[in-house]
Background:
This is a predicted structure of a 73-nucleotide RNA (transfer RNA) from a Minisyncoccota bacterium. Its Rfam family is "tRNA". The family's RNA type in Rfam is transfer RNA. The organism belongs to Minisyncoccota, within Bacteria. The coordinates come from a structure-prediction model, not an experiment, and the mean pLDDT is 83.

Order: sequence, then C1' cells, then structure tokens
RNA sequence: UGCGGGAUAGAGAAGUGGUCAUCUCGCGAGGCUCAUAACCUCGAGAUCGCAGGUCCGAAUCCUGCUCCCGCAA
Repeated sequence: UGCGGGAUAGAGAAGUGGUCAUCUCGCGAGGCUCAUAACCUCGAGAUCGCAGGUCCGAAUCCUGCUCCCGCAA
C1' cells in the first nucleotide's frame, strides 16, 4: 500500500430493508427450600464503531473515516 473478514446490553453470539432489535451467561427482585445451589417468574441494561447518503422506512444497502484480525507485496 492492496484485498478479505469483523465492530450489536457487563461478556459471548443471532438478526441481509418493515411495525416492541432476539438468545445464552452474568446482574437485580420475587417464588420454591430449614438453608444454599439448582429450578421457576419478572425486571434493568445496546437507539447497533463514528459521520454522511439512498429509501415511505436502514443494525441491514452505498460512501468516507476510526479500531481489531488475517492474507499478499
């Protein structure tokens, strides 16, 4: 310098144009229990890396930039 992949709750992942962005673990509360764990129920928590664009509508498509990983030179 070029090419490819990635960035989504505290952590890990899903979601390739549509109405409340989903799941697992973790966290908080309650239930159960003599008690703890396990189990059950409920809840908080991400406006999707940043800035623009397209569209009636963008996590998703397009452009630029930042960061991480890999390949090539």